[in-house]
RNA sequence: UGUUUCUACGGAGAGUUUGAUCCUGGCUCAGGACAAACGCUGGCGGAAUGUAUUAGGCAUGCAAGUCGUACGAGCCUUCGGGCUAGUGGCGAACGGGUGAGUAACACGUGGGUAACCUGCCCCGUAGUGGGGAAUAACUCCUCGAAAGGGGAGCUAAUACCGCAUAAGACCCCCGGUGAGAGUCCGGGCGGUGAAAGCUCCGGCGCUACGGGAGGGGCCCGCGGCCGAUUAGCUAGUUGGUGGGGUAAUGGCCUACCAAGGCGACGAUCGGUAGCUGGUCUGAGAGGAUGGUCAGCCACACGGGGACUGAGAUACGGCCCCGACUCCUACGGGAGGCAGCAGCUAAGAAUCUUGCGCAAUGGGCGAAAGCCUGACGCAGCAAUUCCGCGUGGAGGACGAAGGCCUUCGGGUUGUAAACUCCUUUUGUGAGGGAAGAAGUUCUGACGGUACCUCACGAAUAAGACACGGCUAACUACGUGCCAGCAGCCGCGGUAAUACGUAGGUGUCGAGCGUUGUCCGGAUUUAUUGGGCGUAAAGCGCCCGCAGGCGGCCAGGCAAGUCCAGGGUGAAAUCUCCCGGCUCAACCGGGAGGGUGCCCUGGAAACUGCCCGGCUUGAGGCAGGGAGAGGGAUGUGGAAUUCCCGGUGUAGUGGUGAAAUGCGUAGAUAUCGGGAGGAACACCAGUGGCGAAGGCGGCAUCCUGGCCCUGUCCUGACGCUCAGGGGCGAAAGCGUGGGGAGCAAACCGGAUUAGAUACCCGGGUAGUCCACGCCGUAAACGAUGAGUACUAGGUGUUGGAGGUAUCGACCCCUUCAGUGCCGAAGCCAACGCGAUAAGUACUCCGCCUGGGGACUACGGCCGCAAGGCUAAAACUCAAAGGAAUUGACGGGGGCCCGCACAAGCAGCGGAGCGUGUGGUUUAAUUCGAUGAUACGCGAAGAACCUCACCCAGGCUUGACAUGCACGUGGUACCGAACCGAAAGGUGAGGGACCCCUCGGGGAGCGUGCACAGGUGUUGCACGGCCGUCGUCAGCUCGUGCCGUGAGGUGUUGGGUUAAGUCCCGCAACGAGCGCAACCCCUGUCGCCAGUUGUACUUCUCUGGCGAGACUGCCGAGAAAACCUCGGAGGAAGGAGGGGAUGACGUCAGGUCAGCGUGGCCCUUACGCCUGGGGCUACACACACGCUACAAUGGGCAGUACAACGGGUCGCGAAGCCGCGAGGCGGAGCUAAUCCCAACAAAGCUGUCCUCAGUUCGGAUUGCAGGCUGAAACCCGCCUGCAUGAAGCCGGAGUUGCUAGUAAACGCAGGUCAGCCAUACUGCGUUGAAUACGUUCCCGGGCCUUGUACACACCGCCCGUCACGUCAUGGGAGCUGGUCACGCCUGAAAACGGUGGGCUAACCGAGAGGAGGCAGCCGUCAAGGGCAGGGCUGGUGACUGGGACGAAGUCGUAACAAGGUAGCUGUAGCGGAAGCUGCGGCUGGAUCACCUCCUUU
Repeated sequence: UGUUUCUACGGAGAGUUUGAUCCUGGCUCAGGACAAACGCUGGCGGAAUGUAUUAGGCAUGCAAGUCGUACGAGCCUUCGGGCUAGUGGCGAACGGGUGAGUAACACGUGGGUAACCUGCCCCGUAGUGGGGAAUAACUCCUCGAAAGGGGAGCUAAUACCGCAUAAGACCCCCGGUGAGAGUCCGGGCGGUGAAAGCUCCGGCGCUACGGGAGGGGCCCGCGGCCGAUUAGCUAGUUGGUGGGGUAAUGGCCUACCAAGGCGACGAUCGGUAGCUGGUCUGAGAGGAUGGUCAGCCACACGGGGACUGAGAUACGGCCCCGACUCCUACGGGAGGCAGCAGCUAAGAAUCUUGCGCAAUGGGCGAAAGCCUGACGCAGCAAUUCCGCGUGGAGGACGAAGGCCUUCGGGUUGUAAACUCCUUUUGUGAGGGAAGAAGUUCUGACGGUACCUCACGAAUAAGACACGGCUAACUACGUGCCAGCAGCCGCGGUAAUACGUAGGUGUCGAGCGUUGUCCGGAUUUAUUGGGCGUAAAGCGCCCGCAGGCGGCCAGGCAAGUCCAGGGUGAAAUCUCCCGGCUCAACCGGGAGGGUGCCCUGGAAACUGCCCGGCUUGAGGCAGGGAGAGGGAUGUGGAAUUCCCGGUGUAGUGGUGAAAUGCGUAGAUAUCGGGAGGAACACCAGUGGCGAAGGCGGCAUCCUGGCCCUGUCCUGACGCUCAGGGGCGAAAGCGUGGGGAGCAAACCGGAUUAGAUACCCGGGUAGUCCACGCCGUAAACGAUGAGUACUAGGUGUUGGAGGUAUCGACCCCUUCAGUGCCGAAGCCAACGCGAUAAGUACUCCGCCUGGGGACUACGGCCGCAAGGCUAAAACUCAAAGGAAUUGACGGGGGCCCGCACAAGCAGCGGAGCGUGUGGUUUAAUUCGAUGAUACGCGAAGAACCUCACCCAGGCUUGACAUGCACGUGGUACCGAACCGAAAGGUGAGGGACCCCUCGGGGAGCGUGCACAGGUGUUGCACGGCCGUCGUCAGCUCGUGCCGUGAGGUGUUGGGUUAAGUCCCGCAACGAGCGCAACCCCUGUCGCCAGUUGUACUUCUCUGGCGAGACUGCCGAGAAAACCUCGGAGGAAGGAGGGGAUGACGUCAGGUCAGCGUGGCCCUUACGCCUGGGGCUACACACACGCUACAAUGGGCAGUACAACGGGUCGCGAAGCCGCGAGGCGGAGCUAAUCCCAACAAAGCUGUCCUCAGUUCGGAUUGCAGGCUGAAACCCGCCUGCAUGAAGCCGGAGUUGCUAGUAAACGCAGGUCAGCCAUACUGCGUUGAAUACGUUCCCGGGCCUUGUACACACCGCCCGUCACGUCAUGGGAGCUGGUCACGCCUGAAAACGGUGGGCUAACCGAGAGGAGGCAGCCGUCAAGGGCAGGGCUGGUGACUGGGACGAAGUCGUAACAAGGUAGCUGUAGCGGAAGCUGCGGCUGGAUCACCUCCUUU
């Protein structure tokens, strides 16, 4: 290193920014946990847990007593004894509660005590002799409401006090150990201090001393919260000496002396908090937490104080002050549940006023025993954990019901019913513990656990979810409403997202929700992050502290490592074993406990000490370049001004103008002079400087750098919090200066406005000196230092080599400065020895966006302001890079009747038609920029018809099915009512099949259903319009990119074309283009009726040929192609048509049709009469006819084509001025008809410029035709009438050749026709295109982008309104913290001594001692006054956030229409504008330089 075996342990992500992508980054979710609470639901058992809030207040009961074997007394007595208040002893300092305070030696851990104490217990040594004086109880008197006292008298003790004794103890002295001795050890003259008895005679006690065990006191090292917007704190303060005090050290206290002590390694101050074992989470490292249990601490109504005692400064003791509550006779008293229960309040919220001392433990006692709300148990609560059950098996190609349905079915679902079985649980009955130790006795729990029997599926299921994340889908209701929501987001008529139901999923006596913690979050990154552009390098330099530090030796052993020892309480945790039927739970053993301490060892590394070295660093010598800095001089060009000359009417300025200047002589031009500021060319990704920055020339002063030598020192170094200095422009102060320029300001323009851009003026300022300011896109948006890691090519300065006349080349090297690039890095862009690569050292900085380069506070400043720097609130993003589109008042290339060049029009008039609007009972509906408007409609008088009014019908005008009825039935139908529809209805009167019964059809009644031009074109199909006949749109494979995506499809040519050619990490392919189809132009062949007099021809039909850049020439490297030419009827697509890619416009149509959903059902259906769609002050669109002489009238006279016709076209002939009538031949049509001579045209004539012989509207009369019917509301004819109009404003349309224009003809629809429309047909037949600058539309490439419902986009600020949080604010009002002064309770200590006083001394007097009193010190609390910190509130005020479509403008994103941004200054409703300086994070064009390729 590989393989293999065993064991242990072990880390998952998702949604959301975009059209899509990668990254950054926040928010959110899935997990676990809880002393929980809330909602719905709820069968059993076991084990745990249960006021987290008001350390708020508490009624009631209980929680600490015991000993008669310490004592006197009293009472009772079964005469054995028992009970009892008091004296006395022990206990009450334990146990139990709570977490307020405390940031502290309080806690944890490890040590120290040469500075200490210790009742009861154990061991050891010694002793226990002899006296005295009182006092409770009790008796009597007395005060008080009470609580409680007072006085007199009697009495006992293991109570109190002397005396004796003293081995040891203590005091004093000496020596020793030791760093150090009042304290330890040893020795010594002397001095001091004890005791208590009881008894059942066993014993229990008592005293002194020594030791032990256990318990404590004090001291120290280390460890564990936040804030620097708290930076200085400290007077008993720090130390010393003497004294006091304590069990004991100590400034613990006091007097004096000294002036110290603490602090950026965070003092002081403020906020918060009991600490720990542990607990929760986590892979771990960590993070959070400290409830139950255990250890420690602190507290006991708030505050202070001591007493007693071995021990307290004492939870259930005392005194005092205060607040509160209670009693009271008003004089005074009483009280302290943070013990157990319980009450009240607060709160989202937390239990019984239970049983028992049986067990365990504690107090007292010799013991029996007593006491014990500690404890053991029970009760309540699904509060948590664990276990069990609510049945098990069988049971339909599947009941009923529910739900869905495409009506076929599916699902609920083996689920149920039903059959068989079982009995945990439940109910009843019987039995019945262990827990008891210690011989007997003794069990609250408890007749409980457990066991047995009986009965019977019997008593027992819910909660939440079902758009994605996230497991689970349909229907109905609702219609941006009601509501949901953890995030993204759902709901505006088809909602798997709301509500309900069915179904499904998950968990299950629970399920959800809310809150909190950890996780996920590597989102504070030690493990384990970053800072060019996403948040983030201080503007730059110097530098103290701090951190880090070259090479070689030696030593030490602090860090480090190893070994051993101690500790790390128990519980908890892990493993093993065991006990409750299992588990939870409990018991035993082992492990672990990453830490600290002690002893010994190692010496590589770090450190420390010492010695040396030269490569880091510095110095020296010799050279070198430079806009490095400061000062003083000096030069020329230019602008302006002044003087003079020449000279005359303008000049200046702009997109165009104007203001301005000028006949008082400007501008222009020449000469002279003044003054200030800046330095053309050289000049360069050239140089210098740390950065800001530095540019004529000369001199002086001065800093740094580079190269060479390798001579000297010998690590002297690197970085740098705080600190100090420098620091563009603007700005400020004082004084100068002032030519030009120029914020503000004033004019002129522009504009809707123009507080701007443009123009004319113009002040601060710009300049100098001195002093401030201290900022910037202060940028390479890239901190400094060192080392390492391919190359290539410029350029600046130096050195060397080579070579030479020459450093002119060439090569090497050092230092700088650019570009391109290997590896590597990067989210990408890009960086790449000048790193953003690989590493190390040090510093600074970041942690979602907004609020906020802000507020408050502090520091600085003359001010402007700078530095430091939050929170509330709010959003689900804000961002970076790159991609595809779209867009640009960006660029390049190219098309199109797009412009231009032309021709004819429209817009003016009258009329026709359509639309808007208005009107109306109704004027049905739809179409609405291009892409609606002579459109749906290729025919509205009725019908059509959908609208309005009126009258009627109700299975219906129409379809299908079922049931029943019907024989004089279906059907016909006089008559009556009626406008008709419809209603009533005499009478007449059938058909098919047949087995002769009947059946069918029809009709009627009824049920299903019909019907709807009602709604949704934003639910759809189909069809259509448009971009656009534009040349595009894609795919497969490969390649490139993390990816979106790119490539291909870009490029060079060319084309009508993504047409073709060439090139190319692409190679191919598809839909489009073209071609194939039709018409037409030339020719040939065949056939030919009804065409032609005849036949070739013409014509008709069919089949073929022909055109392909094939040929020649030119251009080009070639190809494609283009240009010219020949031939040809036609030439480069011959002309025209049909044909419309992927897609866009939620384009249009539910009223052509079809169709989902919804709606109406004696009506929103159906029928009928009448009306309306035809209205009319207006406006628009599309047309017709004109305005006339290129014309009009009249007369004459030519030449077409496409078509249509039997419910039809309709000839000849006759009648009528005519429309037309009569007529009826012929024709199912190359035959007949419409149809004629088509019209314009041509010939002739009149009109002669006139509102006319132009024009024909309008109107009157008389007629004709169609049709049931021409009033509303048809067409035509004749006569009469004769309007506007004399060529059309701004603007706008069509057309590039058989085209425009002009002329007529035909057809469809159709009874007729409002057709001037539409669709076709032929006749006559032009003009113009230089060209692509501009307008419009489009294609390709490229660029910018903050756009992506895509510029009709996005988006900024003021103002107005509403809501919310917040700053300032005259103040008002709380909390808290010290300080000053006054006052001062209790208690302790000290002093005092005149009051009082049993024991001892004394014969006595008296004394010693004690008590009270008084005084002092200290001091809780109270008062007065001024402050610090921190809340609440406040007229008014400042900005901020959010809110539906409010107002004003248009600042930004494209060159955003003035490139933007920026610091500063001024100004302005507002965005903002302007000045000065800076930045590129500016588009575009040109130039320069550099680079890449050849």

The RNA shown here (small-subunit ribosomal RNA) has 1494 nucleotides and comes from an uncultured Dehalococcoidia bacterium. Rfam family: Bacterial small subunit ribosomal RNA. Its family is annotated with structural constituent of ribosome and ribosome in the Gene Ontology. Its mean pLDDT, the model's own confidence on a scale to 100, is 85. It was read from a public genome assembly.